[in-house]
RNA sequence: AGAGUUUGAUCCUGGCUCAGGAUGAACGCUAGCGGGAGGCCUAACACAUGCAAGUCGAACGGGAUUGAUAGCAAUAUCAUGAGAGUGGCGCACGGGUGAGUAACGCGUAUGCAACCUACCUUUAACUGAGGGAUAGCCCAUAGAAAUGUGGAUUAAUAUCCCAUAGUGCCAUUUUCCCGCAUGGGUUUAUGGUUAAAACGAGGUGGUAUAAGAUGGGCAUGCGUCCGAUUAGGUAGUUGGUAGGGUAACGGCCUACCAAGCCGAUGAUCGGUAGGGGUCCUGAGAGGGUUACCCCCCACACUGGUACUGAGACACGGACCAGACUCCUACGGGAGGCAGCAGUGAGGAAUAUUGGUCAAUGGGCGAGAGCCUGAACCAGCCAUCCCGCGUGCAGGAUGACGGCCCUAUGGGUUGUAAACUGCUUUUCCGCGCCAAGAAACCCCCCUACGUGUAGGGGCUGACGGUAGCGCGGGAAUAAGCACCGGCUAACUCCGUGCCAGCAGCCGCGGUAAUACGGAGGGUGCAAGCGUUAUCCGGAUUCAUUGGGUUUAAAGGGUGCGCAGGCGGGGAAAUAAGUCAGUGGUGAAAUACUGCCGCUCAACGGUAGGGCUGCCAUUGAUACUGUUUUUCUUGAGUAUGGUUGAGGCAGGUGGAAUGUGUUGUGUAGCGGUGAAAUGCAUAGAUAUGACACAGAACGCCGAUUGCGAAGGCAACUGCUAAGCCAUCACUGACGCUGAGGCACGAAAGCGUGGGUAGCGAACAGGAUUAGAUACCCUGGUAGUCCACGCCGUAAACGAUGUUCACUCGCUGUUUGCGAUACACAGUAAGCGGCCGAGCGAAAGCAUUAAGUGAACCACCUGGGGAGUACGAUCGCAAGGUUGAAACUCAAAGGAAUUGACGGGGGCCCGCACAAGCGGUGGAGUAUGUGGUUUAAUUCGACGCAACGCGAAGAACCUUACCAGGGUUUGACAUCACUGAGUACUUAAGAGAUUAGAUAGGCCCCUUCGGGGGACAGUGAGACAGGUGGUGCAUGGCUGUCGUCAGCUCGUGUCGUGAGAUGUUGGGUUAAGUCCCGCAACGAGCGCAACCCUUAUCCUGUGUUACCAGCGUGAAAGACGGGGACUCACAGGAGACUGCCGCCGACAAGGCGGAGGAAGGCGGGGAUGACGUCAAGUCAUCAUGCCCCUUAUGUCCUGGGCUACACACGUACUACAAUGGGUGCGAACAGAGGCAGCAAUCCCGCGAGGGGGAGCCAAUCCCACAAAAGCACUCUCAGUUCGGAUCGCAGGCUGCAACUCGCCUGCGUGAAGUCGGAAUCGCUAGUAAUCGCAGAUCAGCAGGCUGCGGUGAAUACGUUCCCGGGCCUUGUACACACCGCCCGUCACACCACGAAAGUCUGCAACACCCGAAGCCGGUGGGGUAACCGCAAGGAGCCAGCCGUCGAAGGUGGGGCCGAUGAUUGGGGUGAAGUCGUAACAAGGUAACC
Repeated sequence: AGAGUUUGAUCCUGGCUCAGGAUGAACGCUAGCGGGAGGCCUAACACAUGCAAGUCGAACGGGAUUGAUAGCAAUAUCAUGAGAGUGGCGCACGGGUGAGUAACGCGUAUGCAACCUACCUUUAACUGAGGGAUAGCCCAUAGAAAUGUGGAUUAAUAUCCCAUAGUGCCAUUUUCCCGCAUGGGUUUAUGGUUAAAACGAGGUGGUAUAAGAUGGGCAUGCGUCCGAUUAGGUAGUUGGUAGGGUAACGGCCUACCAAGCCGAUGAUCGGUAGGGGUCCUGAGAGGGUUACCCCCCACACUGGUACUGAGACACGGACCAGACUCCUACGGGAGGCAGCAGUGAGGAAUAUUGGUCAAUGGGCGAGAGCCUGAACCAGCCAUCCCGCGUGCAGGAUGACGGCCCUAUGGGUUGUAAACUGCUUUUCCGCGCCAAGAAACCCCCCUACGUGUAGGGGCUGACGGUAGCGCGGGAAUAAGCACCGGCUAACUCCGUGCCAGCAGCCGCGGUAAUACGGAGGGUGCAAGCGUUAUCCGGAUUCAUUGGGUUUAAAGGGUGCGCAGGCGGGGAAAUAAGUCAGUGGUGAAAUACUGCCGCUCAACGGUAGGGCUGCCAUUGAUACUGUUUUUCUUGAGUAUGGUUGAGGCAGGUGGAAUGUGUUGUGUAGCGGUGAAAUGCAUAGAUAUGACACAGAACGCCGAUUGCGAAGGCAACUGCUAAGCCAUCACUGACGCUGAGGCACGAAAGCGUGGGUAGCGAACAGGAUUAGAUACCCUGGUAGUCCACGCCGUAAACGAUGUUCACUCGCUGUUUGCGAUACACAGUAAGCGGCCGAGCGAAAGCAUUAAGUGAACCACCUGGGGAGUACGAUCGCAAGGUUGAAACUCAAAGGAAUUGACGGGGGCCCGCACAAGCGGUGGAGUAUGUGGUUUAAUUCGACGCAACGCGAAGAACCUUACCAGGGUUUGACAUCACUGAGUACUUAAGAGAUUAGAUAGGCCCCUUCGGGGGACAGUGAGACAGGUGGUGCAUGGCUGUCGUCAGCUCGUGUCGUGAGAUGUUGGGUUAAGUCCCGCAACGAGCGCAACCCUUAUCCUGUGUUACCAGCGUGAAAGACGGGGACUCACAGGAGACUGCCGCCGACAAGGCGGAGGAAGGCGGGGAUGACGUCAAGUCAUCAUGCCCCUUAUGUCCUGGGCUACACACGUACUACAAUGGGUGCGAACAGAGGCAGCAAUCCCGCGAGGGGGAGCCAAUCCCACAAAAGCACUCUCAGUUCGGAUCGCAGGCUGCAACUCGCCUGCGUGAAGUCGGAAUCGCUAGUAAUCGCAGAUCAGCAGGCUGCGGUGAAUACGUUCCCGGGCCUUGUACACACCGCCCGUCACACCACGAAAGUCUGCAACACCCGAAGCCGGUGGGGUAACCGCAAGGAGCCAGCCGUCGAAGGUGGGGCCGAUGAUUGGGGUGAAGUCGUAACAAGGUAACC
């Protein structure tokens, strides 16, 4: 420090996620030791038991007990002094918890001239004399108990009175000084007034005074969470006067008076929360946090109350009320672990009912000492941090085993192990053994002198612990997570969208590095992972440090209060600002240095820091404030000028409609086409006149005006802008939360108006439907007046203002002395282009550039601009505006493709123009379907379907039935044997059994070796047309013989990419030319190859025959080498020539010549790629599967089935024809298991015999159509030949299922074929026959061959396919794409809802405990007064104010729940349509 994830790819925006650190943690697996820390985060839930606050006899009465002495004992004396009690001090500390509290609670800084402070220190005075009681004890008594009641008697440092006193307090008075004010300090005088306690003999107390210290109380500035869907709150409220109260100020309380006080700088209300030091994280700024330790606060079962006291409204005190628990004799009582342990409960989860007061500290005490769950220790827990160990070195045939592989072998585990040597931390055993301890106290001495310093003695829970020594022995000690990317680490097996994983992206549907296991590896390590939470990464709330044209985001526009910001000069001031100084910022923590535990964690010590606050002194540039001044900002004035600026009344013409009337006749109107509609009752059309409402043609523009919305005939009124002048004012300015005003259309209210248009509605069409698009009508509305509404894609998707920053160009309006000249200038409105900016597109003086000021707004998508609440509105609805839940994206710009019922250019038998077919019939053949024991399998739009199959009777054959077989039908290996042929029996055959005959080939060094064949043999293995063409190779189809597909370098772009390859021409062509940030190149195109068309040369047999010869004839023969032809080799065609066109190019058009002319015709040749196209059944092959079977052999059957459907063909339907007859010409290809002449037989298929030919020689073999002649005469025929019968032929082991052919007979459908659809552009279509492969036989199929031989093409609008450019896109599995809404189903969260039920905070009223305060006739009463009576005072009681809990009531708020209901979200394959994305088929959207 970044990374993953939106896309086919890219850049950006933006969210989600990860890597880091941390924790009072928990869970899973695992676990050797030590040190240091930490340990109920939940129920402030309830608590059994024990302990946690006592102490003092040197305050007091008192005396249990025990001991001693005397005594026999009772008893007496003395000592001891327990328990309980009075009294003093303490119990307000220490310890716990965080419920409450948003507050002067806390933090920080101040103040108290408005205060208190026991014990302690200092100061210095006093401590005199009396009295009356009461606990206890004793007696009696009530009660279960707790607890009392009565009587008698008694003490004090308990309590009361008196005396004395001042520096104290109060009142009056006086002096000086000080303070911001009230006032404070000091000083003088007078008057009044309040004290005390003793114990004891070393001393300690008591009272009063002043001061200190310590601790507290109060007040104030500043800081201190969220919500505005909480906007107003407040009656003791704010202030005053007087009084009361308090330690003290104060509405703290009371009475009276006034009406204030707080609040958008957020009052009030609601929610949440103890605050801080710190701690975690972070570069920092920040964010989060408050467990442990420290400080402060609050609380002590819940609520209230006071008492005592220096201090409390009191955790282990009291009273009352309430809830709960316990005891009870039912009458009454007792209790409060949020002290330490511990228990239950809750919970994912948190320890021992331990030891000691040895140390530190606290209380009491003169002290010894007692008490102390504070504290110090120990126990439990890997909860965290730190440290140590589980050994080290050597040791390779790199062992065995495991795992993997390309497997005779190799790799890895791995120097790992064994083994050898070494070490001993740890461990075990034995032994030694601390520091923490020094005080108090006791003793002694010394120095100073009634105490301090020194010496000695006593005291250790932890603990026989830490530590140390000796001995033994590698001995006692390794796991966890992960290994697809992020992210370090890879293979095998299993599984097969299952089981499962997953932090995000995503893995898993038969070859999973992602699931589970294993081997191996990686990372950490006594731990490792997971989960939760916080910070970080996240500059993703942006102060540091973000944005707002299109990604989320500029308010619809203006005016304007508050607020924020603000021009030039001068002066004053010093609030901000800056500097110095002082105080404070507790300690701990953190940082740095040093030091101590063997190191570290941990601890000690010193330093700096603690970014803060306060005070004070100074500085004065900037900001502020005040004063003064200036003119450039702003405004005013004067003079011009501009415009659809606004408002109001009127006026005008055209058009439309209607009415009346004229002419006139059959249609009009409307559409893609129609119909509804109108019209013979006279429409439409065309005149005249009249009326009505609405809108204003031309001008008119890319124009103008306005803040925006918006504004268009003419006219009146009115406002504004701009320019010029530089006369006046003198910063008067900018922005603007709230607020106010304006604000299109639609809509609403009231009243008018209504020509045209026109939601709704009706009808007609369209359609599968058509609640639409189209048509005919038509209401609201559109118009006017007044009043609402307040929203729009209210857009420049761009807030307002000011300043600055290259240019070119158009236009509007001014100025520019005259002009519609021109330069210039000002204000507008536009276009283009730089720098710069921007993700890019783009913006670019009208900024989206560079700066300044202010406002508004944004923070992933959906849910949702929805719900609830509030507010505005008559309503519709507007404004404000969430959450649950859900997704990993949603987006912007640009790129390459693909696509479009987008555009342009171009091509193709693509259409058109033609010719012939298919679709109808019969038959053949293939396919589907059906059937079947099986009808083997594959191929499925084009590009499956006369396809694999160039040929299923058996075989083929893969299918079915049945019968056999199991190392196998076939290969390798070993051994043995020649093989084999014929025949017999059983059997359907395979096969089995037997007999007969017979005895292989090659090489040889003669030992033998090799080969073919057969048999036997155990295991290796064979075999599989079993699966997967979506694991593959190879081959093939198709787009398409379409003209394309790419690369290198350069350049452009952030990039994907672009350029080149686009453009202008041209071509069949990315063919060529020109241009050009491109220049070149490759695969394609073309050419090179074959064939065909012409010629030449060479060679002439089996081919040929012009001339010569022979022959009856036949190139038959002699001959010939001319010709045809054959086979070779050449020539030829290149837009080469001419003319025209064209950029003078490429090229095009025409012409000449030529056998052929612009690629001459045909073929072979198929770029990068697409279709997971086809083929595992040609072959090969990975993996999986079968192994007495899914292998193999055999017989028979099936692949040939047949209600039906489709494809491809054949033959026809006839006269351009059928039939019969006659004569004649022409091609290519094939032949020895062959072709077969000729002859004979047969009507024929064919049979018999058989010349010739291994082929330019012989044969198949007569090619047919054509031609000529005759006949048929339009008919189901002399067309057509299916079907069936009979008789034959051929092949073959065998024609039943199931071959072909012949003859005779039979003579079906069919009379040219619906919608639709196919082929073909010339030697082509059409038509005619021939041959070949396969093959024993079987051809209407296929592949070739030639014969005869057309028609048409205006043209590119349309259909199909394709190429290039361009455009749009929400598509990229790429339009067979994407995608919307209702409905149906399942699940989830939410809203509404008659209501129902908790809770919370207030309010009103009732009742009113304890208690303080106040009152009080009567009652009670020791101290003082009084001789007494009595009084003072006090107490109880009663009354009153206040007052907790409780009750009643109506409202408020939050929540839970609720039949039903509403929408929303989510969910591989549901229904209906097709809304959007292309012009999305009616442009879309608000």

Description: Small-subunit ribosomal RNA from an uncultured bacterium, 1486 nucleotides, folded computationally. Rfam family: Bacterial small subunit ribosomal RNA. Model confidence (mean pLDDT): 84 of 100. The RNAcentral record of the sequence draws on ENA and SILVA.